[in-house]
RNA sequence: GGGCCCUUAGCGCAGCUGGUAGCGCGUUUCCAUGGCAUGGAAAAGGUCAGCGGUUCGAUCCCGCUAGGGUCCA
Numbered sequence: 001g002g003g004c005c006c007u008u009a010g011c012g013c014a015g016c017u018g019g020u021a022g023c024g025c026g027u028u029u030c031c032a033u034g035g036c037a038u039g040g041a042a043a044a045g046g047u048c049a050g051c052g053g054u055u056c057g058a059u060c061c062c063g064c065u066a067g068g069g070u071c072c073a
Stems, first nucleotide, its partner, number of pairs: 001072007010025004019056001027043006049065005
């Protein structure tokens, strides 16, 4: 330098082949217990890596950039 893959909540990951973004763990509150552990209920937390384009509408499609992984040279 070139090819391919990844980037979504604090962490680990789904996601629909364009139409309101989810799960587990963690965090907070409440209930059960005398208390802990544990169980149950609820809540908060997201510019979907960044910028631009296509579209009525983009996490999703296209281009560029950044970071990471891998292969080739």
This is a predicted structure of a 73-nucleotide RNA (transfer RNA) from a Candidatus Uhrbacteria bacterium. It matches the Rfam family "tRNA". The family's RNA type in Rfam is transfer RNA. The sequence was found in a public genome assembly.